[in-house]
RNA sequence: CAGGCUGGCCGGGCGGUCGCGGCACCCCUGAAGGGCGUGUCGAGGAAAGUCCGCACUCCACAGGGCACGACGCCGGGGAAAGCCCGGGAGGGGGUAACCUCUCGGACAGGGCCACAGAAACAAACCGCCGAUGGUAUCAUCCAUCGGCAAGGGUGAAAAGGUGGUGUAAGAGACCACCGGCGCGGGUGGUAACAUUCGCGGCCAGGCAACCCCCGUCGGGAGCAAGGCCAAGCAGGGACGAAGCCCUUCGGGGCGGGAGGCGGCCCGUCUCCCUUGAGUUCCGGGUAGGCUGCCCAGAGAGAUGACCGCCCAGGGGAGCACGCUCCCUGGACAGAAUGCGGCUUAUAGGCCAACCUGCAGG
RNA sequence: CGGGAUGUAGCGCAGCUUGGUCAGCGCGCCGUGUUCGGGACGCGGAGGUCGGAGGUUCAAAUCCUCUCAUCCCGACCA
Numbered sequence: 001c002a003g004g005c006u007g008g009c010c011g012g013g014c015g016g017u018c019g020c021g022g023c024a025c026c027c028c029u030g031a032a033g034g035g036c037g038u039g040u041c042g043a044g045g046a047a048a049g050u051c052c053g054c055a056c057u058c059c060a061c062a063g064g065g066c067a068c069g070a071c072g073c074c075g076g077g078g079a080a081a082g083c084c085c086g087g088g089a090g091g092g093g094g095u096a097a098c099c100u101c102u103c104g105g106a107c108a109g110g111g112c113c114a115c116a117g118a119a120a121c122a123a124a125c126c127g128c129c130g131a132u133g134g135u136a137u138c139a140u141c142c143a144u145c146g147g148c149a150a151g152g153g154u155g156a157a158a159a160g161g162u163g164g165u166g167u168a169a170g171a172g173a174c175c176a177c178c179g180g181c182g183c184g185g186g187u188g189g190u191a192a193c194a195u196u197c198g199c200g201g202c203c204a205g206g207c208a209a210c211c212c213c214c215g216u217c218g219g220g221a222g223c224a225a226g227g228c229c230a231a232g233c234a235g236g237g238a239c240g241a242a243g244c245c246c247u248u249c250g251g252g253g254c255g256g257g258a259g260g261c262g263g264c265c266c267g268u269c270u271c272c273c274u275u276g277a278g279u280u281c282c283g284g285g286u287a288g289g290c291u292g293c294c295c296a297g298a299g300a301g302a303u304g305a306c307c308g309c310c311c312a313g314g315g316g317a318g319c320a321c322g323c324u325c326c327c328u329g330g331a332c333a334g335a336a337u338g339c340g341g342c343u344u345a346u347a348g349g350c351c352a353a354c355c356u357g358c359a360g361g
Numbered sequence: 362c363g364g365g366a367u368g369u370a371g372c373g374c375a376g377c378u379u380g381g382u383c384a385g386c387g388c389g390c391c392g393u394g395u396u397c398g399g400g401a402c403g404c405g406g407a408g409g410u411c412g413g414a415g416g417u418u419c420a421a422a423u424c425c426u427c428u429c430a431u432c433c434c435g436a437c438c439a
Stems, first nucleotide, its partner, number of pairs: 001357004006352005012310007020042006026035003044332001048343002051341005056222004063266004068218005073087005088103006104213002109211002111207003125152002127148008160178006179203002181200008226291004236282003239278001243254004255273006284438003311330001313328007362435007371388004381419001390406005412428005
């Protein structure tokens, strides 16, 4: 210098004119209201998707069980989290810096593994071998019975690998080494784990982003939550339960019904049991204000446009070769109760560390 | 603002719960036969990377995650 990689940051600035929204003051007006009056405040790193978690509010003070859902290596942080940081094991990509994916259990059980293949989990199709028979022997062939997972072939996946012993042929059947698994111990580490020694032939696949098992967590709904006030209608109709006992006549107990914003059971609370709860259905009414709510705040929703100069970026021209001039030009987007995260979109630029290549010292 | 559902051929839909052999049905479209011609009918055929991207798996329309688009519901008082 070129290319890359990781982390962090910015994501136009200043001035003028006009405009928009909130608030305070001022002016006009009897008031409603108006002001081309003044001052002040007025979007983001994601305000977005609404994917997680929480605050807050109501349901009872949030209880028990089932069901359902989410998460799952280790340590630390955090209010919590499908969060962050660091570390571990295994797989993939890159020359490298580095990036990326996975993470409890498959000897608790069930299920699936298409096609092909004999067989998809304890498997004889080809094959190898033995015995018997086919008139006696040898070779070959055929049939029946039996042994064998070494070889072939199929497949995404086929029962540890190499060498030897052994055998009728073979095989962890046995032996040596290697690999894996399990158990016990040493060393390092907080731990996951790494490493090492010994023992055990233990060596019978994969899928739990299939059911499931284990562990941890989760009650439901959401600011259109909820609170206060005002206005208005027909405080209308349908549906709707079961009463009994005691009583000092106030009420209490048992039973039944309804509700407590996803499901079931229990518990509990409230209301009701025909003078009838409930808001399930029909019908009717309102389409208002304040609050929750925020030094942006709100209501279907303001934060913009133009001009000049500058700042990066791109293109072109001129030459005195690093200056001048001209043109172009700044993305994604946009608060609606508030926070903490994740994810997605994003023109361009700045800073730092590191890696690779080339050249020079 | 909050909650929920659906994307498969030109249109309307199955298949997704049990992943495979399977991407199918109706209408429409194309060719052809029949007819004087058209419709109807008969025969034959084309057309889809299952909204997009990534992952799990030997294998994904189907399972998981992210994303895009469309649609639906939700005010209060009795």
Two RNAs folded together computationally: RNase P RNA and transfer RNA, 439 nucleotides in total. The prediction has a mean pLDDT of 78. Rfam match: Bacterial RNase P class A. Its family is annotated with dimeric ribonuclease P complex, tRNA processing and ribonuclease P activity in the Gene Ontology. About the family: Ribonuclease P (RNase P) is a ubiquitous endoribonuclease, found in archaea, bacteria and eukarya as well as chloroplasts and mitochondria.